[in-house]
RNA sequence: UCCUCGCACACGGGGUGGCCGGUCGACCGAAUCCGGCCUGAGAUCAGACCCGUCGAACCUGAACCGGAUCAUGCCGGCGGAGGAAUUGUGCGGGGGUGGACGG
Repeated sequence: UCCUCGCACACGGGGUGGCCGGUCGACCGAAUCCGGCCUGAGAUCAGACCCGUCGAACCUGAACCGGAUCAUGCCGGCGGAGGAAUUGUGCGGGGGUGGACGG
C1' cells in the first nucleotide's frame, strides 16, 4: 500500500401477507379494533429485521405458470429477464506486493 473475512458505528435502500374467532342493543354484511394460528431474518413502528454492486434485501413482469395448503409467492419456475441503495470510517484476523535496515 492493495485484497479479503469478522465486528462496531455512521449514511443510504427495503418489505410488512394469508387464515380463524371476537367486538357493534333486530338480522345480514363491511370497516376499525382486539386475540390466535401458518410461513419466514422480519408480517407496518418492529425503532426490530434484512440489504448496499461479490447487489434474489426489494420492485416490475404478476389478478403470471406448475405443485402443495384451511388459505396465502407457502415451495418451485419465471431469473445467464429488466430495475434497485451504487457507501464510508474504526478495530481485529488472514493473504499479496513494494521499500528500508540487519544477517
Molecule: TPP riboswitch aptamer (THI element)
Organism: Planctomycetota bacterium